A computed fold for a 102-nucleotide RNA from a soil metagenome, annotated as SAM riboswitch aptamer (S box leader). The RNAcentral record of the sequence draws on MGnify.

[in-house]
RNA sequence: UUAUCAAGAGUCGGGGGAGGAACCUGGUCCAAAGAUCCCGUAGCAACCAUUACUUUAGAGUAAACGGUGCUCAUUCCAGCAAGUAUAUGGCUUGAAAGAUAA
Repeated sequence: UUAUCAAGAGUCGGGGGAGGAACCUGGUCCAAAGAUCCCGUAGCAACCAUUACUUUAGAGUAAACGGUGCUCAUUCCAGCAAGUAUAUGGCUUGAAAGAUAA
């Protein structure tokens, strides 16, 4: 910089022992019946690579051995802007920030 982020996949084994869900604020949720995290293993997906087929080209379809990634809650929700509803709650779209891949 470009693409994607509403789908999918663990009540697994071992370790460890206090906060965790990126950061700040608010909400909400998870956590000594041991979370987050680390290792293993199993799986998901199909971004890259690879293979097969199709195609004038661009590209498309399938597979899943390799490089990553992922496996509670929409990126957990909101925050900023616009629109809309209408009555301070709501809804829609976009942005910002973030994550992943090339």